The RNA shown here (transfer RNA) has 76 nucleotides and comes from Sneathiella marina. It matches the Rfam family "tRNA". The RNAcentral record of the sequence draws on ENA. NCBI's taxonomy places the organism under Bacteria, Pseudomonadati, Pseudomonadota, Sneathiellales, Sneathiella. RNAcentral records the identical sequence in 3 taxa.
[in-house]
RNA sequence: GCCGCUGUAGCUCAGCUGGUAGAGCACUGCAUUCGUAAUGCAUAGGUCGGGUGUUCAAGUCACCCCAGCGGCACCA
Numbered sequence: 001g002c003c004g005c006u007g008u009a010g011c012u013c014a015g016c017u018g019g020u021a022g023a024g025c026a027c028u029g030c031a032u033u034c035g036u037a038a039u040g041c042a043u044a045g046g047u048c049g050g051g052u053g054u055u056c057a058a059g060u061c062a063c064c065c066c067a068g069c070g071g072c073a074c075c076a
Base pairs, nucleotide, nucleotide: 001072002071003070004069005068006067007066010025011024012023013022019056028042029041030040031039049065050064051063052062053061
């Protein structure tokens, strides 16, 4: 330099043909306990890596950029 994959909640990940963003775990609160853990219930948490475009509507489609991973090439 070329090609491909990945980027969504604190963490691990879903979201399959564009149609109001979810799960598990963790955190917090409550119940239970003498107390802790475990367990049960509940709450909160997101500009979907950044930007532009297409569309009535974009996590999803197109283009540019950034970061990570892998392959190929180069290595005077």